Predicted 3D model of a 93-nucleotide RNA (Glycine riboswitch aptamer) from Jatrophihabitans sp.
Taxonomically the source falls in Jatrophihabitans (Bacteria, Bacillati, Actinomycetota, Jatrophihabitantaceae).
Its mean pLDDT, the model's own confidence on a scale to 100, is 75.
RNA sequence: CGAACCCGCGCGGGAGAGUGACCGCCGUCCGGCGGCUCCGCCGAAGGGGCAACCUCCCCGGAACCUCUCAGGCACCAGGACCGCGCGGAUGAG
Numbered sequence: 001c002g003a004a005c006c007c008g009c010g011c012g013g014g015a016g017a018g019u020g021a022c023c024g025c026c027g028u029c030c031g032g033c034g035g036c037u038c039c040g041c042c043g044a045a046g047g048g049g050c051a052a053c054c055u056c057c058c059c060g061g062a063a064c065c066u067c068u069c070a071g072g073c074a075c076c077a078g079g080a081c082c083g084c085g086c087g088g089a090u091g092a093g
């Protein structure tokens, strides 16, 4: 000087499933907002389970599979993950 992996931030992309019932508040009907409620539904925050795999054993890690605790079910927002940029850490060479 400095790669890969990792972490953070910014930008762009980014699926599914209820404009359900009931109740409350606001509002001139329409309508808007909300909920420790009920019913139905979704999986891609997070979390749990199985384990193909990481050459074999131990340890450890581990899915977009699975559960639906949490979360979510018009738009917005959020969003695993992907790309780019910047920064950090490490330090192969």
Base pairs, nucleotide, nucleotide: 001093006088007087008086009085010084011083012082013081018039020038021037022035023034024033025032026031040073041072042071046069047067048066049065053061054060